Predicted 3D model of a 71-nucleotide RNA (transfer RNA) from a Candidatus Berkelbacteria bacterium. Its Rfam family is "tRNA". Rfam links the family to the GO term triplet codon-amino acid adaptor activity. The organism belongs to Candidatus Berkelbacteria, within Bacteria. The prediction has a mean pLDDT of 85.
[in-house]
RNA sequence: AGGGGCGUAGUUAAAUGGUAUAACACGGGUCUCCAAAACCUGCGUCCUGGGUUCGAUUCCCUGCGCCCCUG
Numbered sequence: 001a002g003g004g005g006c007g008u009a010g011u012u013a014a015a016u017g018g019u020a021u022a023a024c025a026c027g028g029g030u031c032u033c034c035a036a037a038a039c040c041u042g043c044g045u046c047c048u049g050g051g052u053u054c055g056a057u058u059c060c061c062u063g064c065g066c067c068c069c070u071g
Base pairs, nucleotide, nucleotide: 001070002069003068004067005066006065007064010024011023012022013021018054026042027041028040029039030038047063049061050060051059
């Protein structure tokens, strides 16, 4: 320099154009002499900027970051 993949909650991951989900973590509660475990409940997320669309995490373009391949 060229090509490809990825970016979603504190972490690991779903969601093929129609209300963004789960587990763990974290906060509160039940239970217990206390704690752990278990159970109930709550909190919180689409990398940036544009475009297409009635509607975008999803499709297109640009930028940023990470990984891989070729030279």